A computed fold for a 61-nucleotide RNA from an Actinomycetes bacterium, annotated as Fluoride riboswitch aptamer (crcB RNA motif). Taxonomically the source falls in Actinomycetes (Bacteria, Bacillati, Actinomycetota). The model forms 100% of the base pairs in the Rfam consensus.
[in-house]
RNA sequence: UCAGCAGUAGGUGAUGGAGUUCGCCGCAACCGCCUCCUGGGCUGAUGACUCCUACUAGGGA
Numbered sequence: 001u002c003a004g005c006a007g008u009a010g011g012u013g014a015u016g017g018a019g020u021u022c023g024c025c026g027c028a029a030c031c032g033c034c035u036c037c038u039g040g041g042c043u044g045a046u047g048a049c050u051c052c053u054a055c056u057a058g059g060g061a
Stems, first nucleotide, its partner, number of pairs: 010025004016052006032042004
């Protein structure tokens, strides 16, 4: 100096916050899907569960 392994601060899992839990990364992880593709279409505020907020649809007072 380079590479590998283990690990730390911490970060991250398609748009917000909190709790629990799982995975991944630790200069990377991550940055949705389909299609006749520079146009068009679809699901969802979760990685998963629960709650709150925002948004959307229907009904009632």

The coordinates come from a structure-prediction model, not an experiment, and the mean pLDDT is 78.